[in-house]
RNA sequence: UUUCGUGCUCCGGGAUCGGCGAAAGUCCGAACCGGCGGUCAUAGUCCGCGACCCGAGUUCCGCCCAGUCCGCUGGGCAGGUCUCGGUUGAAUCGGUGAAAUUCCGAUACCGACAGUCACAGUCUGGAUGGGAGAAGCACGAGA
Numbered sequence: 001u002u003u004c005g006u007g008c009u010c011c012g013g014g015a016u017c018g019g020c021g022a023a024a025g026u027c028c029g030a031a032c033c034g035g036c037g038g039u040c041a042u043a044g045u046c047c048g049c050g051a052c053c054c055g056a057g058u059u060c061c062g063c064c065c066a067g068u069c070c071g072c073u074g075g076g077c078a079g080g081u082c083u084c085g086g087u088u089g090a091a092u093c094g095g096u097g098a099a100a101u102u103c104c105g106a107u108a109c110c111g112a113c114a115g116u117c118a119c120a121g122u123c124u125g126g127a128u129g130g131g132a133g134a135a136g137c138a139c140g141a142g143a
Base pairs, nucleotide, nucleotide: 001143002142003141004140005139006138007137008136009135010133016030017029018028019027032121033111034110035049036048037047038046044109045108053086054085055084056083057082059080060079062077063076064075065074066073067072091107092106093105094104095103113125114124115123
């Protein structure tokens, strides 16, 4: 220096002005935001990963029913752990260059679920949760 393992820490941004209205941070006009790894060169739109949701298996706990030699056994329901699988949005043109769907210019587009006096990327909630990952630290092992 680098690889692996274990533990700890860390780990998502954004609603402002105006309009209509009884009511909107949800509609309309403009404005605003962009997790992590990869890449001949810097990415919300390329290739992947994560969060939400669904399913299967697994194991733990609880409740219910039946049986019982009273030790338990079988079945059902709901929840948690872990593993696997599914689902999961959106970009073009021009320029520079050896190289860019990543830079520069222009014009577009996208954004889980539940809630709500009215439809949500930005409000509230699950979430003081989960988490890709490696920015930081410690220990151990290897090259």
Molecule: FMN riboswitch aptamer (RFN element)
Organism: Nesterenkonia sandarakina